[in-house]
Context: one part of a larger RNA
Molecule: large-subunit ribosomal RNA, domain IV
Organism: Bacteroidales bacterium
RNA sequence: UUAUGUUGAAGGAACUCGGCAAACUGAUUCGGUAACUUCGGGAGAACGAAUAUCAAUCCUUAAACAUUUAAGGUUUGAAAAAAAUUGGGGGUGGCGACUGUUUACUAAAAACACAGGACUCUGCAAAAUUGUUAGAUUAAGUAUAGGGUCUGAGGUCUGCCACGUGGUAAGACGUUAAAGCGAUAAACAAGUGUUUAGACCAUAAGCAUUACCAAACGGCGGCUGUAACCAUAACGGUCCUAAGGUAGCGAAAUUCCUUGUCGAUUAAGUAUCGACCUGCAUGAAUGACUCAACGACUUCCCCACUGUCUCCAGCAUAUUUUCA
Numbered sequence: 001u002u003a004u005g006u007u008g009a010a011g012g013a014a015c016u017c018g019g020c021a022a023a024c025u026g027a028u029u030c031g032g033u034a035a036c037u038u039c040g041g042g043a044g045a046a047c048g049a050a051u052a053u054c055a056a057u058c059c060u061u062a063a064a065c066a067u068u069u070a071a072g073g074u075u076u077g078a079a080a081a082a083a084a085u086u087g088g089g090g091g092u093g094g095c096g097a098c099u100g101u102u103u104a105c106u107a108a109a110a111a112c113a114c115a116g117g118a119c120u121c122u123g124c125a126a127a128a129u130u131g132u133u134a135g136a137u138u139a140a141g142u143a144u145a146g147g148g149u150c151u152g153a154g155g156u157c158u159g160c161c162a163c164g165u166g167g168u169a170a171g172a173c174g175u176u177a178a179a180g181c182g183a184u185a186a187a188c189a190a191g192u193g194u195u196u197a198g199a200c201c202a203u204a205a206g207c208a209u210u211a212c213c214a215a216a217c218g219g220c221g222g223c224u225g226u227a228a229c230c231a232u233a234a235c236g237g238u239c240c241u242a243a244g245g246u247a248g249c250g251a252a253a254u255u256c257c258u259u260g261u262c263g264a265u266u267a268a269g270u271a272u273c274g275a276c277c278u279g280c281a282u283g284a285a286u287g288a289c290u291c292a293a294c295g296a297c298u299u300c301c302c303c304a305c306u307g308u309c310u311c312c313a314g315c316a317u318a319u320u321u322u323c324a
Stems, first nucleotide, its partner, number of pairs: 002318007010310002014308001019305001027051005036041001038153001088303004093298002095295002100112002116151007128137003154290004159220003164217002166213005174207002180201001184197005221239005248282001249279001260276005
């Protein structure tokens, strides 16, 4: 010097991206315990008190001469859960319901899964998958079953659009391949032959047409006028569209302008929370909003606590360096 421990006056997060790290807390018994809530929880909430050992007496229960419980008292020490082991707590948002799973060796999460929900395929020699075949899985199952896709507990809900892409179905008007039919033409040729080309007709799926389907892929507007202050526009006009974004939420994990504006928190707040709505570019199973419980997730705040810091210092062990 560094590492690992350990102690620290006064202050107590002023450190820092951030309380990272450290410290506080900690056991048992008793008291006591809020909002909210899916009535189970939350909860060890929070907060508070007691505690060793020994002797004697009394009471209760049980038992048969040993044990247990409660109350009161005595005594040692600086200290009585004496060491070690052994939760810091609270408030408020976001996301994900939850327990679980994951990048073996930089990511544990808001990602995956999940119970629940929906659509769709499948009648059993099932659909689907696999294999060249035989066959196998599904399944020694049978639609309360099996496969695929999306969503993701619960609660309240899930609006409008079929123009495009896609799917299903219908009809037979149009288009259309080869094979079929073979008018006609040509060549050789004169065998009532050979060969070549081939119109018309007829014609499958598909395309096209029509209908339906959005918890299929997806989409869900401009301009302009108007109310007796101003402002705003319930109302009107007009253009376009397949239809013009409904409920809810909203500067949001989404807001560029932006540190939006107002309020709360601070002496001071680009943060955070509550509102507003002017949504650059929210929005309904690509789910919308809410939500108790849960989380080595994440934002902000408070109490306690501390060498994180003001500002460093001592000690122990090991190491480096210097000197002997």